Fluoride riboswitch aptamer (crcB RNA motif) from Gluconacetobacter takamatsuzukensis, 79 nucleotides, folded computationally. Lineage of the source: Bacteria > Alphaproteobacteria > Acetobacterales > Acetobacteraceae > Gluconacetobacter. Its mean pLDDT, the model's own confidence on a scale to 100, is 76.
[in-house]
RNA sequence: CUGAGGGCCGGCAAUGGAUUCUGCCUGACCCCGCACGGGUCGAACCGCCCGCCACCGGGCUGAUGAUUCCUACCCGGCC
Numbered sequence: 001c002u003g004a005g006g007g008c009c010g011g012c013a014a015u016g017g018a019u020u021c022u023g024c025c026u027g028a029c030c031c032c033g034c035a036c037g038g039g040u041c042g043a044a045c046c047g048c049c050c051g052c053c054a055c056c057g058g059g060c061u062g063a064u065g066a067u068u069c070c071u072a073c074c075c076g077g078c079c
Stems, first nucleotide, its partner, number of pairs: 010025004016070003020066002027041005047060005
């Protein structure tokens, strides 16, 4: 200097919030004397079906990745 593996922090899993668990990503640069902290970029991530080469057009499910709740929305019943 480069690569691999592991750990920690952090981030992500088609619409909001919380709890627990699961999975995935986890690298670079800058500010500061260091630590802490902050900023930018990157990764994970950005649903399904049909016509159609694509563009485009039409249709469908869900506030969870999963669990238990809250809030919003929709349908039905009762007072």